The part of an RNA shown here (large-subunit ribosomal RNA, domain II) has 721 nucleotides and comes from Prauserella muralis. The source organism's lineage runs through Bacteria, Bacillati, Actinomycetes, Pseudonocardiaceae and Prauserella. Its mean pLDDT, the model's own confidence on a scale to 100, is 82.
Context: one part of a larger RNA
Parts: sequence; structure tokens; C1' cells
RNA sequence: GCCUGCGAGUUCGUGCUGCGUGGCGAGGUUAACCCGUGUGGGGUAGCCGUAGCGAAAGCGAGUCUGAAGAGGGCGUGUAGUUGCGUGGUCGAGACCCGAAGCGGGGUGAUCUACCCAUGGCCAGGGUGAAGCGCCGGUAAGACGGUGUGGAGGCCCGAACCCACCAGGGUUGAAAACCUGGGGGAUGAGUUGUGGGUAGGGGUGAAAGGCCAAUCAAACUCCGUGAUAGCUGGUUCUCCCCGAAAUGCAUUUAGGUGCAGCGUCGUGUGUUUCAUCAUGGGGGUAGAGCUACUGGGUGGCCUAGGGGCCUUACCGGGUUACCGAAGUCAACCAAACUCCGAAUACUGUGAUGUGAGAGCGCGGCAGUGAGACGGCGGGGGAUAAGCUUCGUCGUCGAGAGGGAAACAGCCCAGAGCGCCAGCUAAGGCCCCUAAGUGUGUGCUCAGUGGGAAAGGAUGUGGAGUCGCUGAGACAACCAGGAGGUUGGCUUAGAAGCAGCCAUCCUUGAAAGAGUGCGUAAUAGCUCACUGGUCAAGUGGUUCUGCGCCGACAAUGUAGCGGGGCUUAAGCACACCGCCGAAGCUGUGUCAUCCACACAUUUCAUCGGCUUCGACCUUUCGGGGUUGUUGUCUAGUGGUGUGGGUGGGUAGGGGAGCGUCCUGCAUCCGGGGAAGCAGCGAGGGAACUUAGCUGUGGAGGGUGUGGGAGUGAGAAUGCAGGC
Repeated sequence: GCCUGCGAGUUCGUGCUGCGUGGCGAGGUUAACCCGUGUGGGGUAGCCGUAGCGAAAGCGAGUCUGAAGAGGGCGUGUAGUUGCGUGGUCGAGACCCGAAGCGGGGUGAUCUACCCAUGGCCAGGGUGAAGCGCCGGUAAGACGGUGUGGAGGCCCGAACCCACCAGGGUUGAAAACCUGGGGGAUGAGUUGUGGGUAGGGGUGAAAGGCCAAUCAAACUCCGUGAUAGCUGGUUCUCCCCGAAAUGCAUUUAGGUGCAGCGUCGUGUGUUUCAUCAUGGGGGUAGAGCUACUGGGUGGCCUAGGGGCCUUACCGGGUUACCGAAGUCAACCAAACUCCGAAUACUGUGAUGUGAGAGCGCGGCAGUGAGACGGCGGGGGAUAAGCUUCGUCGUCGAGAGGGAAACAGCCCAGAGCGCCAGCUAAGGCCCCUAAGUGUGUGCUCAGUGGGAAAGGAUGUGGAGUCGCUGAGACAACCAGGAGGUUGGCUUAGAAGCAGCCAUCCUUGAAAGAGUGCGUAAUAGCUCACUGGUCAAGUGGUUCUGCGCCGACAAUGUAGCGGGGCUUAAGCACACCGCCGAAGCUGUGUCAUCCACACAUUUCAUCGGCUUCGACCUUUCGGGGUUGUUGUCUAGUGGUGUGGGUGGGUAGGGGAGCGUCCUGCAUCCGGGGAAGCAGCGAGGGAACUUAGCUGUGGAGGGUGUGGGAGUGAGAAUGCAGGC
């Protein structure tokens, strides 16, 4: 890992509450227990109901409050009770598995820590303390020398003990080892045997170390099914509906309560929703501000201040300084408003809609982590696949088609079948279904098929202003002069470093000079003018499409690809077609609604009626109930028509199968169940009339009852492979 088996909403309670269905009914019912085996009989204690109100005394269809004959609160116009089934809930382990842990009683020192008692062990070599002898030495010493001696947590190094380094080993030979080096090796040494200390305790040359491969509190059994707002898992089918990720509160934020949103029942019966009409309130967008509150820019004007001049003082003059107020002009504002929409919200009326509309009450929930997109805002950086609100949509819980691929984008909401049709978004050269479609333009950049500020005689369109047959623009020929080298400055400054001025003359025209140039001149050139030529030529504005700006790491790689240039690109217009689970056609299933029909053999709802009983009465009658007869067609049936049928959490409904069992019935050694193969049936779970083989003794059907009742997941459990 696979296979097989096992594996999770149960049970109890004279609990509580709803629904379904029975009994009895102003009543209903027993519990313990007794008789003793029948689904039997007894048992009336108790419980619920029949009257409430008040804290209570108490009063009572009333009562409490209150001074009250007021007002108000709670009551009064009768239906309950007890079984069974079932939804939920409470108390219990309460759907199952899962802690780390807490407490109690015991078991452990054969491992290990320390201690006690009693034993063992330490090859060999080296060093040479004290003391002592002798000699020297001294006044005597001290002291020195030389022997002797054999001290030491001394030295080297086996056994022994340890475990510092490296390599190997790492599903190991081994749950700590192997190899080679290393440290201690007469000591705080090491070791045998026996014994002691025990769990908040021991022991510890202290590492929270060790106390039997377990230690920040051992192991074992018990309390115990501890608790787990947490994680995981929770087993057959079909049908109908179908959420939420919000608000408030929370020692609350991944939990919970109430509300919101779902479903089922019941009641009400269009109250819903949409549009139109009409009536409302509003202060957003926008706009405005000499309409307020504030902000901020420039001009004018100027109070005041500063500077300068003058002044003995008083004062006066002046100012490209600052500048309140005023004024003119143009502006800004979420917390400004003289104004002010569109939408939205809401009252009334009408019309339409008739839908899984609205609302009330009740049973059962789930949700209370949301995500992205469009629009309107806040936070941030007018960042984020960011964050937080509002509003709508989609996903969530939604398949199908498109966007190459792509929960949240575009189209569109899938009951099932069909080798039928029409469309949506999006497409129609090939991959690839459908146009190499039509018309008119644009683009040359592969722009299309990524990007800004900025830049440019790219090119199309539309304006506008100049010059122009009295000859423009471009080109070519010629002129472009004189006063004068203007003045200043300067070494020089002559049109051309710089400063100032920028005149006059001759002329067709010519600047006290547009550039180049020189040390300065010179030289070239331009403006300007004439000629040649001959018809358009310049500036500017708006706009369509392009160009540059444009650099990254595996390999083209910023159209899905091929490939595309009067297009297969772009713009406008048009005609066709393709294209989905949309729509249509056709067949069929389910469900809801409406209508119609049918049967009486039935059950039930309702109406009428006969008879009886009871209650009540204002004596007319009314109510409840049983019963006889009868009617209707409401439900269960059939048919027709219309609608509906995506779906997670979740609600509701209907079924299938397994085991046991009551009753009825049937099959079986002439072969039960089971197993295998073939065949058959049903909307599913599934079933099986039938055949064959295997098997060898029980099994099925109908209708009731009861559950240890359905497996793929839980790092599930056991076994097998």
C1' cells in the first nucleotide's frame, strides 16, 4: 500500500416541549405493590385538567394596585388527559476516537546516584622529599658535600577505568557500536558480593543529572468513558425547497446568546412587488461665496511700522521695504452654503403581476473566517491579488459557451433522451465550426500583437493667417556701398570680447550689422535689392493613424501558433453564416396549480335530514354529541392544460436493503441458503420469474413488530498478502 472483517446520534427518566395517530372525555390516568403467567386481574396514594388574582392575610368571575364606583395589570366567553410513534430539548460519558495532565493506593535502587559492611586489583620503568650516617664547616650553630633512605591526589606506560578528536556506522553487526589516535593509571583510584535511601520523595564534586532503553516529578492499577469553545471521522437511495459569512452583546473576537437570512406546519387572503399619477421631507453630486465661516493669489488705496534726508524742539520730505482695514479681479473647502439636482426613501390612488409573493403564530435548523468585479467614499503613496464601509453583481453553493490556459470578467442558469432547428457572448485564411464577404477610407510601424514625460519637414483630414502673372517660394547670376576703424573700453576692439548710442548720405537695395573667421585687419556669408526662370509657396491651430523614447538572465517568448500588408491590421456602414446544457421541436419522468371525469366496495371533510341524550334559555330558540337516510365531489384514482425541477450548510417528503421476531402462506436431498457465469426487470437504493455449474440443509413471500441496520477515508482497529 491493497484486500477482508470490525468501526460513530444510543439508552434511561410515571422529565419537558411540538407534530402524527389511538383510547376516554369535564374528566383523564395510575405508581409502588398484590394475585401469578394472561399483551390478565386488582391497586385511587399521587399527578394533570376543571378559576383566577395577590408577596401574603385573603377574596373570588373576578382579583391586585389605589382614598376610589377612576384608570391600569393579570384573568373570565370551557378541553383536557393518557398511551404509541416521531422531531427537538434537559440530566446523565450522551455521535465516535484523541490529550498534556490532576488525585488515591501500590510496585521498583538486579540500570543508575550516593552511602554502609566485607573482600579483590593496579606489568614494568623513572624521579629521589623528610629523617639518619659519614665528611667538611662553625666558638657553638647555621650551612655545604657525600651516602643511606624511599615520600608524592609526582613522572612514563600495560592491565583496569574514562570518553577529548577524526573516520565509519545512521531501514546499524549495535535503540550509543567499530577503528585509529587521546586522558587517568597509589588515588577525591577502580572493582566483586551483601545491604540502605522511594516519587513533590530519594540521590546528586550540580548537568535539572540519575532513580530498570521512561524524569522540570518514575512505573502500575484505580477515580476514568477526567476535560478538550480544538483537529479528524461519522456508513443506503430518490424527490421538493434552500441559506449565511451581517447587527447588538460577550474575560468576546476561529466560541456563544438574541435578531437577520432557510425550511416545515398552521392562520390571514394580495396586505407583496413593478410601473404610472400625485403628495412629501432631504442638503449629496454640481455650483457658488460682496450669502456666512475660514483659507489663499495679484493689483489699487492706505492706517501703522521700518529705511534714508532734514531737524534744537515741534515737525517736514522721501521710499522698486513690510503692511491691517477698505476696494477691484480671479480662486479654494469632509467638519463653509445664498443655491441645488439625478437617483434613493416614503404616504395615497390606479393599472399590471399571481410568483416557492407579503404578514402573524409555532416545530427544526445552519450561518455569524467570506472572495473578487463595477460604481461612491475613508485609510495608504488618488501603491498593493492592500485595508475598511456603502451599493449592485458573480463565485461561495453554478455546470455549459467565450476570454489560448484562468472560482469572482463577458454570455447564459444544466430533470432525462435525440446523428433535428434558431440564437447569445465571441467569432468566420489554416490549426478550428463559419466570409480569403461587400463598399469607402486610413496605417508601412509586423503598428496591430505592452508603456510615460518628452521629441520629430512620417502621413491623411479640417480650419485660419501671409506672399503670389504688378512674377511669389526654392535655385542660379549680380549688387550688398559711403561718412566710419561710430563713441567708450582696450595692448588691440575696424559690423561681429564687452558697454553706450543706433544717425545721416548715395541709391533698385544694403543692419553702425545674421553667422563663420583674424592678434587686430583681411576674407567668406546673411538680412535687403535687381535679373533669369516660371506657378504656386510659407506660418499657425485642431484632428485620424503611425515613428523615437523601449536594456536581463534555459529558447523565439509582450498575436495561443502558423502565418497576415488595397490585410487575415484600424475606422465607419452593410449582407450572410458559425456558435451554449440559452430558446425551439419531439419523446419521457417527477412535482405544484387549475379544470373535468369516474367508482361506492371503502375511509374521511362538509351540508341537509330522522330519532335520542345532554347543556343552556329572554321559552322563539341556540349549542354539543351519537345515530338513520341522503347529497356534494374536498383528499386518495384517471385525463387535459399550464407552471416548475443547478445546488453546499440546512429543513421537509417518499422509499430500498440487512439481522431477529408474531401471524398467514409457500418451497426444499427429484437439492435450501451461499458462491460463479449468462440472461431479464425497475426512477434509484436494488430486484430476479429463468438457465448452467458449484454447494449440501435450510429458505422464501405477504403483513405487523424490534434493532448491536448500510463503510472509502478517522496518521482508525485486527488479520492476510
Overview
It matches the Rfam family "Bacterial large subunit ribosomal RNA".